This is a predicted structure of a 108-nucleotide RNA (SAM riboswitch aptamer (S box leader)). Model confidence (mean pLDDT): 85 of 100. The model forms 97% of the base pairs in the Rfam consensus. It matches the Rfam family "SAM riboswitch aptamer (S box leader)". About the family: The SAM riboswitch is found upstream of a number of genes which code for proteins involved in methionine or cysteine biosynthesis in Gram-positive bacteria.

């Protein structure tokens, strides 16, 4: 890299340190940022995966160890379907399959 599979509407530092302008994946939007972005360190959340422990099993707990997350629903969109408003068209709004995306476990 690629393929297969779960999971993405809750959860986490309004005075933590260093650090400096940038960042939310990409597209178009809307948005966070020197009342300080990315990153790193500490802290937190969660419980996929080991491990631990009840149990006869399904499955519960711990949270040690390997990730993983900590603005906004995966911030919303981008491909298609219903519904409602609209005489209709255009368009708005809600709902809802799919892509895409990310994150785990497996696999080549």
């Nucleotide at each position: 890299u690629u393929c297969u599979u779960a999971u993405c509407a809750a959860g986490a530092g309004c005075a933590g340190g260093c650090g400096g302008a940038g960042g939310g994946a990409c597209u178009a939007g809307c948005c966070c940022g020197a009342u300080g972005a990315a990153g790193c360190c500490c802290g937190g959340c969660a419980a996929c995966c080991g491990g631990c422990g009840u149990g006869a099993a399904g499955a519960c707990g711990c949270a040690c160890g390997g990730u993983g997350c900590u603005a906004a629903u995966u911030c919303u969109u981008g491909c298609g379907g219903a519904a409602a408003c609209g005489u209709a068209a255009a368009g708005u709004u809600u709902c809802u399959g799919a892509g895409a995306g990310a994150u785990g476990a497996g696999a080549g």